[in-house]
Context: one part of a larger RNA
RNA sequence: GGCGUACGGUGGAUGCCUAGGCAGCCAGAGGCGAUGAAGGACGUGGACAGCUGCGAUAAGCUCCGGGGAGCCGCUAACAGGCCGUAAUCCGGAGAUUUCCGAAUGGGGAAACCCGGCGGGUCAAUGCCCGCCAGCCUGCGGUGAAUACAUAGCCGCAGGUAGCUAACCCAGGGAACUGAAACAUCUAAGUACCUGGAGGAACAGAAAGAAACAUCGAUUCCGUCAGUAGCGGCGAGCGAACGCGGAAGAGCCUAAACCUCGGGACGCAAGUCCGGAGGGGUCGUGGGGCCAGUGACGUGGGCGAGCUUCAGUAGGUGAACGGCAUGGAAAGGCCGGCCAUAGACGGUGACAGCCCGGUAAUCGAAACGGAGGCGGACCCUAACUGGUACCCGAGUACCGCAGGACACGUGCAAUCCGGCGGGAAUCCGCGGAGACCAUUCCGCAAGGCUAAAUACUACUGGCUGACCGAUAGUGAACAAGUACCGCGAGGGAAAGGUGAAAAGAACCCCGGUUAGGGGAGUGAAAUAGUCACUGAAACCGUACGUCU
Numbered sequence: 001g002g003c004g005u006a007c008g009g010u011g012g013a014u015g016c017c018u019a020g021g022c023a024g025c026c027a028g029a030g031g032c033g034a035u036g037a038a039g040g041a042c043g044u045g046g047a048c049a050g051c052u053g054c055g056a057u058a059a060g061c062u063c064c065g066g067g068g069a070g071c072c073g074c075u076a077a078c079a080g081g082c083c084g085u086a087a088u089c090c091g092g093a094g095a096u097u098u099c100c101g102a103a104u105g106g107g108g109a110a111a112c113c114c115g116g117c118g119g120g121u122c123a124a125u126g127c128c129c130g131c132c133a134g135c136c137u138g139c140g141g142u143g144a145a146u147a148c149a150u151a152g153c154c155g156c157a158g159g160u161a162g163c164u165a166a167c168c169c170a171g172g173g174a175a176c177u178g179a180a181a182c183a184u185c186u187a188a189g190u191a192c193c194u195g196g197a198g199g200a201a202c203a204g205a206a207a208g209a210a211a212c213a214u215c216g217a218u219u220c221c222g223u224c225a226g227u228a229g230c231g232g233c234g235a236g237c238g239a240a241c242g243c244g245g246a247a248g249a250g251c252c253u254a255a256a257c258c259u260c261g262g263g264a265c266g267c268a269a270g271u272c273c274g275g276a277g278g279g280g281u282c283g284u285g286g287g288g289c290c291a292g293u294g295a296c297g298u299g300g301g302c303g304a305g306c307u308u309c310a311g312u313a314g315g316u317g318a319a320c321g322g323c324a325u326g327g328a329a330a331g332g333c334c335g336g337c338c339a340u341a342g343a344c345g346g347u348g349a350c351a352g353c354c355c356g357g358u359a360a361u362c363g364a365a366a367c368g369g370a371g372g373c374g375g376a377c378c379c380u381a382a383c384u385g386g387u388a389c390c391c392g393a394g395u396a397c398c399g400c401a402g403g404a405c406a407c408g409u410g411c412a413a414u415c416c417g418g419c420g421g422g423a424a425u426c427c428g429c430g431g432a433g434a435c436c437a438u439u440c441c442g443c444a445a446g447g448c449u450a451a452a453u454a455c456u457a458c459u460g461g462c463u464g465a466c467c468g469a470u471a472g473u474g475a476a477c478a479a480g481u482a483c484c485g486c487g488a489g490g491g492a493a494a495g496g497u498g499a500a501a502a503g504a505a506c507c508c509c510g511g512u513u514a515g516g517g518g519a520g521u522g523a524a525a526u527a528g529u530c531a532c533u534g535a536a537a538c539c540g541u542a543c544g545u546c547u
């Protein structure tokens, strides 16, 4: 020195554990903000670095309710206090709420600097309190060039702004990639940017879809169907009708006509512009007007108020003992009991009956969501005959060049808007995939509309052939922390004594150390705070053996 065995050291794998995650289901909630948000800065404790809470009333103040013996957060100890005259704690309502931040008196390198006006106190420059941004709308006042007027200015009132995970609508809108290259095409109307809204959004009450039979707003799911089609007919894109379901709801206007006002021009007649109320709302066309017939109550909407039940604290809540083992019984043995409760968690090993709970049931001063009833008020019918007044215009439609439609210009209908042209009013107009005819379907150019659908930042409950500390969130722990970067941004590591601190009094060595040896605690200290288990690499000690 090698190898082997034993015992250690180091190390932190493995096993076990879970305080944290992940995924979902059900329900709630679906917003917050000038009454100053979200998010922060700085403070705040007897002593306080961090976290949490709170705001100069600062781990808190008041009231109401719950609860009932301890309490002064994480956090032990010290000091000092509070509490059956009910504290701490939990819920509801309020008060306070520095400074920054939309930030709004002005400024600014956020958390700072500097003002004006009014009020209070006052001898007072001081101190305290309040107000003073912009934009939009309405109203009022004032009022130029310029006579009337208008602009402008001033005041008052209401609104707005900023934040927010995803979902939604709209305006813009890529490239990588695929086509085995690449340009049409694809990726994709995706990512991304902007604007806007809601708890959903959008859509929506046929100028529909069909096919000679019909259906009857919209939305969503299944199917039709990877079909019909589109396509450098490449890559690829990809319907609809119909059928089966979820849900189910329909309405208001414009115009004709009637009534009542206003403004402009005009001598007037009248012409033009505009307002309010009634009327009217449809496609077996409807309405108006004229003449006639006929109904007056039923149904619905909104809703002062009344009422019921959730939610936001909680309460009651059945039934067990013994023996042995053991540090400890919940395990074993023996004998009982409860159960509308044998979910679960805890307790010194595995507990229906020890504890918290669970089934069941009860409960709110205050706040508050939903349901029911519901006064006043508002809306709510039809027929016959005639008349030909009305039925949404720079619209429909056409041309050019585009876009959207599964549809790439194609035979390309349909829809949208840019430029140009430019109708008709029911004997009318649009559509049925060029176009024409026939036939059929519908009534554009105004508007509103619940549900079925999408999503989950947030709250509660529950579940898991989900993870178990190199896993699961980046984060089980002072985690978006430490640290890195000028910055945008990047971004860790790090859990476990024991049932209970019983956390080792006292003695010895030592530097009044560190560390260790005794003693003591404990079931265990090779469980001693570097601590459960404690693998391997690696390092030793002893013995054996080989050279």
Stems, first nucleotide, its partner, number of pairs: 001546009015532001016496002020467002022464007029456002031163002039100003042055003046078001050074002061094006070082003105114003115132007134160009167198001168196005178185001182232001208215002219246005229237002250448003253392001257278004262273004283426001285391003288387006299379003305373005311367002314362003320335004336353002338342001344356003397421004402416003407433001428443005483490002506518004